[in-house]
Molecule: FMN riboswitch aptamer (RFN element)
Organism: mouse gut metagenome
RNA sequence: UCUUCGGGGCAGGGUGACUCUUACGGAAAAGCUUCCAUAAGCAGAAUUCCCGACCGGCGGUGAUUUCCCUUAGGAAUAAGUCCGUGAGCGGCAUAAGCCGUUGAUUUGGUGAGAAUCCAAAACCGACAGUACAGUCUGGAUGGUAGAAGA
Numbered sequence: 001u002c003u004u005c006g007g008g009g010c011a012g013g014g015u016g017a018c019u020c021u022u023a024c025g026g027a028a029a030a031g032c033u034u035c036c037a038u039a040a041g042c043a044g045a046a047u048u049c050c051c052g053a054c055c056g057g058c059g060g061u062g063a064u065u066u067c068c069c070u071u072a073g074g075a076a077u078a079a080g081u082c083c084g085u086g087a088g089c090g091g092c093a094u095a096a097g098c099c100g101u102u103g104a105u106u107u108g109g110u111g112a113g114a115a116u117c118c119a120a121a122a123c124c125g126a127c128a129g130u131a132c133a134g135u136c137u138g139g140a141u142g143g144u145a146g147a148a149g150a
Stems, first nucleotide, its partner, number of pairs: 001150005012051003018044002020041004025036004053135002055125002057085004065076004080123002088101005105121005127138003
């Protein structure tokens, strides 16, 4: 420098805003009809609400496991919530880009040592749309952290 790759997830149940149909009442209109209110319906209706279910980008660290090795050591491999970073959002800039912002973990066990091991119980998840969305639809056949190869 080029090429390729580069995000997963509502099973099941409940409720019923709203819609539809019918009935009755009222209003408007010449009329077809329209509107409003109430009631009924084994009619439809939320992946958003409730119960429950399910998911976890990338790099680092790492007391895991496996393999190689005489040793020393090496290779591969385990973190959504430890460190950093990306998407999103806000601001600036003609632009390239820059700045800011952006979620969540405890308890017990082992041990010299655990934020990473083992066990258990928790918690978190951009923006726009829509009945209130981590999981649907959309921006996105996009962009990026990065990974592999030449």